[in-house]
RNA sequence: GGGCGAUUGGCGCAGCUGGUAGCGCAGAUCCCUUACAAGGAUAAGGUCGGCGGUUCGAGUCCGUCAUCGCCCA
Numbered sequence: 001g002g003g004c005g006a007u008u009g010g011c012g013c014a015g016c017u018g019g020u021a022g023c024g025c026a027g028a029u030c031c032c033u034u035a036c037a038a039g040g041a042u043a044a045g046g047u048c049g050g051c052g053g054u055u056c057g058a059g060u061c062c063g064u065c066a067u068c069g070c071c072c073a
Stems, first nucleotide, its partner, number of pairs: 001072007010025004019056001028042004049065005
């Protein structure tokens, strides 16, 4: 330098054929317990890596940049 893949809450991951984002774990509060763990309930937490473009509408499509990984030179 070239090619491919990944980037979504604190962590690990979903998200179909574009229609305004969900699961598990962790954390918070409450219940249960003498207490802890386990279990149950409730609520909170994300402008989907950045910037542009297409579209009525973008996590999803296109371009570019950034970071990480793999391969080639």

Source information
This is a predicted structure of a 73-nucleotide RNA (transfer RNA) from an uncultured Coriobacteriaceae bacterium. Rfam family: tRNA. It is annotated as a transfer RNA. Model confidence (mean pLDDT): 82 of 100.